Small-subunit ribosomal RNA, central domain from Laminarionema elsbetiae, 346 nucleotides, folded computationally. Rfam family: Bacterial small subunit ribosomal RNA. The RNAcentral record of the full RNA draws on SILVA.
[in-house]
Context: one part of a larger RNA
RNA sequence: CUGGGCGUAAAGGGUUCUUAGGCUGUUUUUUGUAUGUUAAAAAUUAAAUGUCAAAGCUUAACUUUGAAAUAUUUUUUAAUACUAAAUUUCUGGAGUAGUUUACGGGUUGAUACUAUUUCUUCAAUAAGGCUCAUAUCUGUUAAUAGAAGAAGGAAUACCUAGGGUGAAAACAAUCAACUAGUUUCUUACUAACGCUGAAGAACUAAAGUAUAGGUAGCAAACAGAAUUAGAUACUCUGGUAGUCUAUACUCUGACUUAUGAAUGUGAAAUAUUGGGAUUUUUCUUGGUAUUAAAGCUAACGCGCGUAACAUUCCGCCUGGGGAGUACGAUCGCAAGAUUAAAACUC
Numbered sequence: 001c002u003g004g005g006c007g008u009a010a011a012g013g014g015u016u017c018u019u020a021g022g023c024u025g026u027u028u029u030u031u032g033u034a035u036g037u038u039a040a041a042a043a044u045u046a047a048a049u050g051u052c053a054a055a056g057c058u059u060a061a062c063u064u065u066g067a068a069a070u071a072u073u074u075u076u077u078a079a080u081a082c083u084a085a086a087u088u089u090c091u092g093g094a095g096u097a098g099u100u101u102a103c104g105g106g107u108u109g110a111u112a113c114u115a116u117u118u119c120u121u122c123a124a125u126a127a128g129g130c131u132c133a134u135a136u137c138u139g140u141u142a143a144u145a146g147a148a149g150a151a152g153g154a155a156u157a158c159c160u161a162g163g164g165u166g167a168a169a170a171c172a173a174u175c176a177a178c179u180a181g182u183u184u185c186u187u188a189c190u191a192a193c194g195c196u197g198a199a200g201a202a203c204u205a206a207a208g209u210a211u212a213g214g215u216a217g218c219a220a221a222c223a224g225a226a227u228u229a230g231a232u233a234c235u236c237u238g239g240u241a242g243u244c245u246a247u248a249c250u251c252u253g254a255c256u257u258a259u260g261a262a263u264g265u266g267a268a269a270u271a272u273u274g275g276g277a278u279u280u281u282u283c284u285u286g287g288u289a290u291u292a293a294a295g296c297u298a299a300c301g302c303g304c305g306u307a308a309c310a311u312u313c314c315g316c317c318u319g320g321g322g323a324g325u326a327c328g329a330u331c332g333c334a335a336g337a338u339u340a341a342a343a344c345u346c
Stems, first nucleotide, its partner, number of pairs: 004317003007300002012314001014203004021196003025090001029086003036082001037079007045071001051067006093193001094190004098185001102182002105179007112156001117151006127138002164171002208249006217243002222238004260313006268291010295302002319346003328339004
């Protein structure tokens, strides 16, 4: 390499779009130097080795002679079901228009409210706070607790449900504007326009970076108080980056369903969430879940959104460590990211 695999043993790319490439519904007709395919004939595939048969050394090993063989490739002549190349038909795949419902999908703006904190005023007086216990800490410059008012930032209790939306990341106060997508139903239209997708492009939690704002709470670092043999920790008092906004980077993750995308086939039951029909409890369709027949699995378990039965395309794996490291290259302001070995060792 082949073979075999990728839920948990090594292995599904974070996600989507898409170029090349690969793969490809239905009905005719045509082509045969337009490929593959099928058949026949011929050639070729050195010798040795290997197989079979004989011979020669006393036998064997060994040596010699002869024969056969599959399979590969090429050429020629035919065949035309499939494939291929043209042509043509259709509507089931795909799409467009119409209709309808649902939706925390996205962006921008405005508004609202609970609570925390701070400030001002009122009235009251000596403690408060924290902890297993203390102390640091706050407080007679009047705290904590109470009442009234103001400011500012962040987050949106209940509703909330293994419920909804989105390609994923992710998305929840209310209203408005702009905007993407999916589903249902029905007719009309286009007529295979499809699937996948190396390269490429776009997006991508948190942390981090740059500039300019903002900063209530929380809080790496840091400081102090405890604890302790020590305590660079757990606990406590403080507290800066950060968390928030705008713009631009970074491009990682236990980015998980540890399960790539798409198509077809294949028992049921229950719950739930959207649409439609029926007329009132059934049917149908798109999701989300729980049991579960068949089947699968090493087992656990999966089980119509599959880990079943089949097909197409892409990605990836090949003992542990060394190592997701070194070197090189590309990207980045940096931090680093991507790609990615070997020696050696068990």

Taxonomically the source falls in Laminarionema (Eukaryota, Sar, Phaeophyceae, Chordariaceae).